[in-house]
Predicted 3D model of a 1559-nucleotide RNA (small-subunit ribosomal RNA) from a Sandaracinaceae bacterium. RNAcentral holds the sequence, with entries from ENA. Its Rfam family is "Bacterial small subunit ribosomal RNA". Gene Ontology terms of the family: ribosome and structural constituent of ribosome.
């Protein structure tokens, strides 16, 4: 500080991060279109498609003051009709201007079309306008117009008249113009230009008005004179227009070559003019990677959308240019045209027709069809601007103005203001309280804009023209007249819009609110309804029964007469990156070198002035934008001034830097010199070693090869072993993150030739430099052609194994092939996944190689330089791993290459290969990701550490048998339901004959079998009977209770009956849940605050080096601390104490029936309260620790043994059938409830136990010790009864009585190895008990009966000590039932080397494409459904090159005997020049045949490819993915895929080395 005001993101890969990186959204705009919805009014704006077809009307005419004809109002005159003159007007023609201008459309064109700046000395311009000269005399026609043929029309023909400003000699000719010759000036040497000379050719038109000065007839006219309007010749000028040139502005290269008039001359021809413009000869040139030629698309511009710009996309409306007018061609007239509303020809199409022949072109303006998503009125007017014509008046103007129609767009304005709380009624919703529509409404109190009514009423008009005056100037003159101007008038005047804008007056709140949208992004939330359905979606993604995401509704958001949706542009996307990006691993570095073009370039000096920069000037149209004012009330919109237009162009000026050019210089680059180092490369030539053959000897039976084997070799003598021979190959050791080389790759020695870097050293060159698109060479393995050559290995193939299967990984063979020569191929993980050069920026340590220092007799070793390879590491870089003078750091040149993932390096095409193939290289269609790197997890047939009855040691089981019992399964009218690995199966169920009970059959009951709460009635109860299987229904007796209250009566509680809110529900969902369990795991873990460290997700701390039963504890540490979890606090048990002694004890004392019976004691034992005890305290070891062994002591010793107590979580784990559920559905004469009766009981299979198979046993007798418990609906002694279950029924609510006998054990007898005196199921017979009742269907007893079994296959289970085994005892459920559960206590072992393995787990590490987390992820063939697409024998269309045929108007050329007025000759007659129709020739449009291009539809069959629901086969990869992976390349094989050879870590582990780092 007029004209400077500006740059936002999000959502989406992941368990999570960060990058990368693509998609999507928010913006803003439009000629828009639909959808819902629509008061008013200004400005604008309306075929984007089919440049498709058009009916009808209209759009370009005027001029009688150019001209003859003809009509003919009105005037005058002569007059009997009626005729003569004049004539405003107007008809067709003749003529003159105009019709190339306005209007339209975007088809073609990629071009000098546009656009910008120039040239034109290479040009033309009607009309306009200044100027300067003219304007004479003369001619012949010709249309109209008569007269006559012909056609249906349209139109023509023949003969004759006639005028012009039409037309055509002549005269003149000053300038132009053309010929020749001359000078001057200028000049790009092509030429321009001025001047004078001679010749040649070439003009004209008249009309209207007006005067009479002077002729000449004499009111007044004619010549004539003038004015004005035309007409000719020249100059200039304005405008316009043509042609030329620089530069600018689309894609494809998968279009690389292109060109015969093609490039160029010379010479003629043609144009207004330049030029191959055309022609005829000469030449052989011209264009092109800076992109020629071809191919696709497109009118360009000012502008205009977006944008911070830079740019990107657009070219409507208006404005500039261009091209077009049905197609296609041609020219004619013209100042100009190859002419939208002109011609002619062909063509395709429509229309008339008399069928002979016409006519026609709306991409004008309306309007019709037709297309389409989709774009008006067949309206009004010449007021106004404009434009033709005319002297004017005037005519004409679908150009214009203006109405219409349509929310198409902008822009304004309403639809009401104020007040109003019972917070009305309603409607939604709810936690039932209430909340919210919501002051919103009504009510009251006001306003009138838009709408209706009336009533006034415009601006836009100033003219022109006429009048009247001046004023200029023409005129011989002048009051005529005419030109310019001014000024005044007027009389008529002139408005389509329109009685419209406005202004009043009046009317009622009366007539005017919708559309989207509420998951996130992104404002804006509830209920219902529906249940992966219907639907929704712009991206993520919703919806599978509680959807804020579907539908409805309430309610809210946001925007408003509009609001959404759909399409297109730009933005955001720095996602093509100039501004302003990459490329080690995400896409991305060519395999590797020479070197062309090209693109960059050391120091210093002079100079130029292309680039740069600065200053003048042109120009960058106008609009638009911006900026200031100004007009419509305001805005939109309009006007004026400005600034601005970022360019180009002249021209002056400067010289830093860049380039051009002269010089000069050495630092860069090279060359000479000397020296040593190398597996650099070619070629010859040699040596040993060792396989493998052969031969020959010894010498015997197996050898080989494997995780086990077998094919296979071997008694015809192998493998071993010696010795002799052949032949390939290929070079242990040395040998090294050593070394050479551009890479690819290079290894025994010699030798001959060769490149190449490297040190020192001086001396020479003097920028000779770098890159390097194209090009050219070189290129591991395979693999190809020819010939060689063969010992091993060895794709293929074959044999054996393994395996479900094994086209394979292992084994036995073995063929290309691997060596050689030549010659192709040309790709690899060709890699440092790093392109080349050149500088620049701390370092430390290795080695190789040169070369220098000091010191040494030398050498080493030490320092130091230079060139090379390595490894750590500052800065800095990086997404982050990492890189880090060998960069991935800072910069500078140059080249290559990316741009989401698949489809795919594929298809076409093109080039290269012999052939595999290789180089180039897309698209349709899909997906919303795909990806780098880290992080935390899980997992690994990954690694160490470490635990556990994990295994291993051992003892006993299960698995086999009967038998219980639990589940599938089957059965059934029902066999109710739930649990399913572990952690479902003797589990819910601590106990189904009725009951239970859910389930089936059957009979009933509907406010209900139970709750609450209202009436009304009875107390409640309790007996007896009929029916009936009961429920249940009926009858009949019998009874009167408590509280208050005088009584009547009322209350409580119970029944019964009625209505109603309603109950009910073992119905459904455990994937809506609560609670409450299981499991991992009683594992040692799981957090968190602060700090620090990372962009961050995270990590630190929890890692680490010791311990431990433990994240236990120490000690280290960028962490310090802290909670949850171990531990410990708590019970039981082991020792001992105190208390305290009944129902318990009973040492000592007494009695005694001999039983702790009694007296008495509480010492023991034992109760059951309280305390003590142990804590690594001591001793040794260890680090001085944590602690660990070991030892004392001690009842107990390192957690003394035992429960209890389960952390953050996991598993949608289980359970709506314990219980809750006011989660939500779903039954309401039933999915509810009563009730008889059945079922829940079973051919097979599995789990769980029981009882055995016997002698460590059975059976019989006899005899001993327990714990914890449980008993009144109970437990039930003794004594009697019964063979026996039993039955009886003292005592005890229990330290007291019962239950209760323990049992294995201990003594003693029998039994002798057998299906037994084992086992005891299973049956029959008779009982007993409980219970209403034991048939389906208890238990139990007695006698009989006497099955399977002789220790149990793969396989699996428990246990580590008072524990397995084994032995009985108890309770709980329970009327009755236990082989089950839950507890007791009694006898009471073995074994543990050890951590390799198998299982579970813990920490640490490492891969990993897993995160539903290995029960993961994941390939590919095969089937079947869709897509889309390549090939394809053909076929359709289209396009368009070549060669040819044809050959219409048309222009030109010859012709031209037909025909012809002007001009000459000539008296004519004729002739001549000059032309006309004809014809022909050259050019050429349609249109024909032929072969070709490129593109496009379609096609039988065909080829991969994509995508789909849970289909097939297999398991290639992802962990060391179970054969590590993977590149290339051969070969093979359902298939993923094996295999072979080279290569590569983008392999995991483990062991050695070596290095480096740190102490």
């Nucleotide at each position: 500080u007029a004209a400077c005001u500006g740059g936002a993101g999000a959502g989406u890969u992941u368990g999570a991060u960060c990058c990368u990186g693509g998609c999507u959204c928010a913006g803003a705009g439009c000629g828009a279109a639909c959808g819902u919805u629509a008061g008013c009014g200004g400005c604008g704006g309306g075929c984007c498609u089919a440049a498709c077809a058009c009916a009808u009307g209209c759009a370009a005419g005027u001029c009688g003051a150019a001209c003859g004809c003809g009509a003919a109002a009105g005037g005058g005159u002569c007059u009997u009709c009626g005729g003569c003159c004049u004539g405003a007007u107007u008809g067709a023609g003749u003529g003159g201007c105009g019709c190339a201008c306005g209007g339209g459309u975007g088809a073609g064109u990629a071009a000098c079309a546009c656009g910008u700046a120039g040239g034109u000395a290479a040009u033309c311009u009607a009309c306009c306008c200044u100027u300067u000269g003219g304007c004479g005399g003369g001619g012949g026609a010709u249309a109209a117009c008569g007269u006559u043929c012909c056609g249906a029309a349209a139109g023509g023909g023949a003969c004759g008249c006639u005028a012009a400003u039409a037309c055509c000699g002549c005269a003149u000719a000053a300038g132009a113009c053309c010929a020749c010759a001359c000078g001057g000036g200028c000049u790009u040497u092509g030429g321009c230009u001025c001047g004078a000379g001679u010749g040649g050719g070439a003009a004209a038109a008249g009309g209207u008005g007006g005067c009479c000065u002077c002729u000449u007839c004499u009111u007044g006219a004619a010549a004539g004179c003038u004015a004005c309007c035309a007409c000719c010749g020249g100059a200039g000028g304005a405008u316009g227009a043509g042609c030329c040139u620089g530069c600018g502005g689309c894609c494809c290269a998968u279009c690389a070559g292109c060109u015969a008039g093609u490039u160029g001359g010379u010479a003629a021809g043609g144009u207004a003019a330049u030029g191959g413009c055309u022609u005829a000869c000469c030449a052989a040139g011209g264009c092109g990677a800076a992109g020629a030629c071809g191919g696709g698309u497109a009118g360009c511009u000012g502008g205009u959308u977006u944008g911070a710009g830079a740019g990107a996309a657009u070219g409507a409306u208006c404005a500039g240019c261009c091209a077009c007018a049905c197609u296609g061609g041609c020219a004619c007239u013209g100042g100009a045209a190859c002419a939208c509303g002109g011609g002619c020809c062909a063509g395709a199409c429509u229309c008339c027709u008399a069928c002979g022949g016409g006519a026609g072109g709306c991409a004008g303006c309306a309007g019709u069809g037709a297309g389409g998503a989709a774009u008006a009125u067949u309206g009004g007017g010449c007021a106004a601007u404009g434009g033709g014509c005319g002297a004017a008046a005037g005519c004409c103007u679908g150009a214009c103005c203006c109405a219409g129609c349509c929310a198409c767009g902008c822009c304004g304005c309403g639809u009401g203001a104020g007040u109003g709380a019972u917070g009305a009624a309603g409607g939604c919703c709810u936690u039932c309280g209430g909340g919210u529509c919501g002051u919103a409404a009504a009510g009251c109190u006001c306003u009138g804009u838009g709408g209706g009514a009336g009533a006034g009423g415009a601006c836009g008009a100033a003219a022109a023209c006429c009048c009247u005056g001046g004023u200029u100037u023409c005129a011989a003159a002048a009051u005529a007249g005419g030109c310019u101007c001014c000024a005044g008038g007027u009389c008529c005047u002139u408005g389509a819009c329109g009685g419209u804008a406005c202004c009043u007056c009046u009317u009622u709140a009366g007539c005017a609110a919708g559309c989207a949208c509420c998951g996130g992004c992104u404002a804006a939330c509830u209920c219902u309804g529906u249940g992966c359905c219907a639907g929704c979606a712009g991206c993520c993604g919703c919806g599978g029964u509680a959807a804020u995401a579907c539908a409805g509704a309430g309610g809210g958001u946001g925007c408003a007469a509009a609001c959404g949706u759909u399409g297109c542009u730009c933005g955001g996307a720095u996602u093509u990156a100039c501004u302003g990006g990459g490329c080690g691993u995400a896409a991305a570095g060519c395999g590797c070198g020479u070197g062309u073009a090209g693109g960059c370039g050391g120091g210093u000096u002079c100079g130029c002035a292309a680039g740069u920069c600065g200053g003048a000037c042109g120009u960058g149209a106008a609009a638009u934008c911006c900026c200031u004012g100004g007009g419509c009330u305001c805005a939109a919109c309009c006007c004026a001034g400005g600034a601005a237009c970022u360019g180009c162009g002249u021209u002056c000026g400067a010289a830093a830097c860049u380039g051009g050019g002269g010089g000069u210089c050495u630092a860069g680059a090279g060359u000479a010199g000397u020296g040593g180092a190398g597996a650099g490369g070619a070629a010859a030539g040699u040596a040993g070693a060792a396989u493998u053959c052969c031969c020959g000897g010894u010498g015997u039976a197996g050898a080989g090869g494997u995780g086990a084997a077998a094919u296979u070799c071997g008694u015809a003598g192998a493998u071993a072993u010696c010795g002799g021979g052949a032949g390939g190959a290929a070079u242990a050791c040395c040998a090294g993150u050593g070394g050479c080389g551009a890479a690819g790759g290079c290894g025994g020695c010699u030798u001959c030739c060769u490149g190449g870097a490297c040190a020192c050293u001086u001396a020479c060159u003097g920028a000779c430099g770098c890159u390097g698109a194209g090009a050219c060479g070189c290129g591991a393995a395979a693999g190809c052609g020819u010939g060689g050559g063969g010992a091993g290995c060895a794709a293929a193939c074959a044999g054996g194994a393994u395996u479900a299967g094994a086209u394979a990984c292992c084994c036995u063979g073995g063929u290309a092939g691997u060596c050689c020569a030549c010659g192709c191929u040309g790709u690899a993980a060709a890699c440092g996944a790093u392109g080349g050069g050149u500088g620049c920026u701390g370092g430390g340590u290795g080695u190789c190689g040169c070369g220098g220092g000091u010191a040494u007799u030398g050498a080493c070793c030490c320092c130091c330089g230079c060139g090379g390879u390595g490894c750590c590491g500052u800065a800095g870089c990086u997404a982050a791993c990492g890189c880090g003078u060998u960069a991935a750091g800072c910069a500078c040149c140059c080249c290559g290459c990316c741009u989401g993932g698949g489809a795919a390096g594929u298809a076409c095409g093109g080039c290269c290969g012999c052939a595999a193939g290789g180089c180039u290289a897309a698209a349709a269609c899909u997906c919303a990701a795909a990806g780098g790197a880290a992080u935390u997890g899980a997992c690994g047939g990954g690694g160490g550490c470490c635990c556990g009855c994990a295994c291993a040691a051992g003892c006993g089981g299960u698995g086999g048998a009967g038998c219980a019992u639990g589940u599938g399964g089957u059965u059934u009218a029902a066999u109710u339901c739930g649990a399913c690995u572990c952690a479902a199966c003797g589990c819910g169920c601590a106990g189904a004959a009725c009951c239970u009970u859910a389930c089936c059959c059957g009979g009933g009951c509907u406010a209900g079998a139970a709750a609450a709460g209202u009436a009304c009635g009875g107390a409640a109860g309790u007996c007896u009977u009929u029916a009936g299987a009961a429920a249940u229904a009926g009858a009949g007796a019998u009874g009167u209770g408590c509280u208050c209250g005088c009584a009547a009566g009322a209350g409580a509680g119970c029944c019964g009956u009625a209505a109603u809110c309603c109950a009910g529900g073992u119905g459904c969902u455990g994937c809506a849940u609560g609670g409450c369990u299981g499991u991992c795991g009683u594992c040692a873990g799981c957090u968190c605050g602060u700090g620090u460290c990372g962009u961050g997700a995270g990590a630190u701390g929890u890692u680490g080096g010791g311990u431990u039963a433990a994240g236990u504890c120490c000690c280290g540490c960028a962490a310090c601390g802290a909670g949850c979890g171990c531990a410990a606090c708590c019970c039981c048990u082991a020792c001992c104490a105190u208390u305290a002694g009944u129902u318990g004890c009973c040492a000592g004392c007494g009695g005694u029936u001999c039983g702790g019976c009694c007296g008495g004691g509480c010492a023991c034992u034992c109760u059951a309260a309280u305390g003590g005890g142990a804590c690594u305290g001591c001793c040794a070891c260890g680090u001085c620790a944590a602690g660990u062994c070991g030892g004392a002591g001690g009842a107990a010793g390192g957690u003394g043994g035992g429960g209890a107590u389960g952390a953050c979580g996991u598993c949608a784990a289980g359970u709506c059938c314990u219980c809750a559920u006011g989660g939500g559905c779903c039954c309401u004469u039933a999915u509810g409830u009563c009730c008889g009766g059945g079922g829940c009981u079973c051919a097979c299979a599995c789990g769980u136990g029981c009882u055995a198979c016997a002698a460590u046993g059975g059976u019989c007798g006899g005899u001993a010790c327990a714990a914890a418990g449980c008993g009144c609906c109970g437990c039930g002694a003794g004594c009697c009864c019964g063979c026996g279950a039993g039955g009886g029924g003292a005592g005890c609510g229990a330290a007291u009585c019962g239950c209760a006998a323990a049992a294995a054990g201990c003594c003693g007898g029998c039994c002798u190895c057998a299906g037994u005196a084992c086992g005891g199921a299973u049956u029959g017979c008779a009982g007993u008990c409980u219970g209403c009742a034991a048939c389906u269907c208890g238990a139990c007893u007695g006698c009989a009966u006497g099955a399977a079994g002789g220790c149990g296959g793969a396989a699996u289970c428990g246990c580590u000590a008072g524990u397995a085994a084994u032995c009985g005892c108890u309770g709980a459920u329970c009327a009755g039932c236990a082989g089950g559960c839950a507890g007791c206590g009694g006898u009471g072992a073995a074994u543990a080397c050890g951590u390799u393995c198998c299982c579970g787990g813990g920490c640490c590490u490492u891969g990993u494409a897993c995160a539903c987390a290995c029960c993961g992820c994941c390939c590919g063939u095969c089937a079947c459904a869709c897509c889309a697409u390549g090939g394809g024998a053909g076929u359709c269309g289209a396009u368009u090159g070549c060669u040819c045929c044809a050959g219409a108007a048309g222009u030109g050329g010859c012709u031209g005997a037909g025909c012809c007025a002007a001009c000459c000759c000539g008296c004519a007659a004729g002739g001549g020049a000059g032309g006309c129709a004809g014809g022909u020739c050259c050019c050429c449009a349609a249109g024909g045949a032929g072969u070709g291009u490129u593109c496009g539809g379609u096609a039988a069959c065909u080829g991969g490819g994509g995508u789909g629901a849970a289909g097939u086969c297999g398991u290639a990869a992802c962990a060391a993915g179970g054969u590590a992976g993977c590149c290339g390349u051969a070969g093979g094989g359902g298939a993923a895929c094996c295999u072979g050879c080279g290569g590569c870590u983008g392999g995991a582990u483990c062991a050695c080395c070596u290095c480096c780092u740190u102490u």